[in-house]
RNA sequence: GAUAGCUCAGUUGGGUAGAGCAGAUGAAUCAUAAUCAUCGGGUCGCGGGUUCGAAUCCCGCUCCGCU
Repeated sequence: GAUAGCUCAGUUGGGUAGAGCAGAUGAAUCAUAAUCAUCGGGUCGCGGGUUCGAAUCCCGCUCCGCU
């Protein structure tokens, strides 16, 4: 360090899980691409604990990188 298929934000100070790319549908076009609009997609590494409430705090574990 581990969060969407990929790249990453979000942890300071707990309060509706996000962006870009990719994907689907539609618009537009003779057609395709680009463009525009809409939509889907998440056990937030695993198991416990604290709390009204945990991606966020605490404990243990797994994996990756650096010293």
A computed fold for a 67-nucleotide RNA from Bradyrhizobium algeriense, annotated as transfer RNA. RNAcentral records the identical sequence in 2 taxa. Its Rfam family is "tRNA". By type it is a transfer RNA. About the family: Transfer RNA (tRNA) molecules are approximately 80 nucleotides in length. The organism belongs to Bradyrhizobium, within Bacteria. Model confidence (mean pLDDT): 82 of 100.